A computed fold for a 98-nucleotide RNA from a Candidatus Aenigmatarchaeota archaeon, annotated as Bacterial small signal recognition particle RNA. RNAcentral holds the sequence, with entries from ENA. The gene name in the source record is ffs.
RNA sequence: GUCAUAAGCUGCUGGGGUCUGUAGUAUAUCGAACCUGGUGAGGUCCGAAAGGAAGCAGCCAUAAGAUAUACUACAGACGUUCAGCAGCUUAUGACAUA
Numbered sequence: 001g002u003c004a005u006a007a008g009c010u011g012c013u014g015g016g017g018u019c020u021g022u023a024g025u026a027u028a029u030c031g032a033a034c035c036u037g038g039u040g041a042g043g044u045c046c047g048a049a050a051g052g053a054a055g056c057a058g059c060c061a062u063a064a065g066a067u068a069u070a071c072u073a074c075a076g077a078c079g080u081u082c083a084g085c086a087g088c089u090u091a092u093g094a095c096a097u098a
Base pairs, nucleotide, nucleotide: 001095002094003093004092005091006090007089008088009087010086011085012084013083014082015081016080017078018077019076020075021074022073023072024071025070026069027068028067029066030065036061037060038059039058044053045052046051
C1' cells in the first nucleotide's frame, strides 16, 4: 500500500413504530323554547250534542351540529427500530513493496 472480516461513528434511501395535526368513513352518545316531524294530559276554539280543529308543557324520533372510539389517507415530529448503500476511524488476518 492492497484485499478480506469485525466493531464504532456520520450521512443518504426505503420500510416499520410512537406521537401530533388535518380530512374522510363507520359506530355510539348527546342534540331544535317557537322557527323539524310524530304523539299530545290540562287548558283553548267550533258545535245543541255526537264529535271535530289548532296546539303549550311533557315524551319519542331526527336535521344541522357537538363529543368519544375505530379505521383510512395526507402532512409534520422523534434521545425509536430494521434493512440497504456510501464515507471515516479502530482492531485482526492475508498478500505485496521498501
Description:
The prediction has a mean pLDDT of 76.